[in-house]
RNA sequence: GCGCCGCUAGCUCAACUGGCAGAGCACCUGGCUCUUAACCAGGGGGUUACAGGUUCGAUUCCUGUGCGGCGCA
Numbered sequence: 001g002c003g004c005c006g007c008u009a010g011c012u013c014a015a016c017u018g019g020c021a022g023a024g025c026a027c028c029u030g031g032c033u034c035u036u037a038a039c040c041a042g043g044g045g046g047u048u049a050c051a052g053g054u055u056c057g058a059u060u061c062c063u064g065u066g067c068g069g070c071g072c073a
Base pairs, nucleotide, nucleotide: 001072002071003070004069005068006067007066010025011024012023013022019056027043028042029041030040031039049065050064051063052062053061
């Protein structure tokens, strides 16, 4: 330098053929307990890497850029 794959909550990951962005863990509050842990109930948290394009509508499709991984040279 070229090709392919990935990027979504604090972390690990879902989200089908474009149609209300979710789960587990973590965190916060309450219950239970002498207290903690465990357990039970509830709650907060998102510029879906960034910038554009297509579309009534984009996490999803297209282009460019960035970061990471793999391969080739």